[in-house]
RNA sequence: CCCGAUAAAGCCAAACCCUUCGUGAGAAGGGGACAGAAAGCGGCGGGUCUUAGAGAAGAUGGCCGAGCUGCCGAAG
Numbered sequence: 001c002c003c004g005a006u007a008a009a010g011c012c013a014a015a016c017c018c019u020u021c022g023u024g025a026g027a028a029g030g031g032g033a034c035a036g037a038a039a040g041c042g043g044c045g046g047g048u049c050u051u052a053g054a055g056a057a058g059a060u061g062g063c064c065g066a067g068c069u070g071c072c073g074a075a076g
Stems, first nucleotide, its partner, number of pairs: 002076001003073002011036001016031006034062001040068002044065003047060005
């Protein structure tokens, strides 16, 4: 470095419910845990989704790829 354990210490929090914001996809906060070894960060590429305004503007980083950063350390 690859890798990722019936390891340790921690992290995060899907669905659903409540409140607020948004036309909407959705977002923020609280509760709650299905999960995750990058489910940390940023929409760069692709995908999907939304739009009263569609050759445009947006949503999604918990869809995938690539990028940047990072805790722990068994076996190999």

This is a predicted structure of a 76-nucleotide RNA (c-di-GMP-I-GGC riboswitch aptamer) from a Nitrospirota bacterium. The coordinates come from a structure-prediction model, not an experiment, and the mean pLDDT is 87.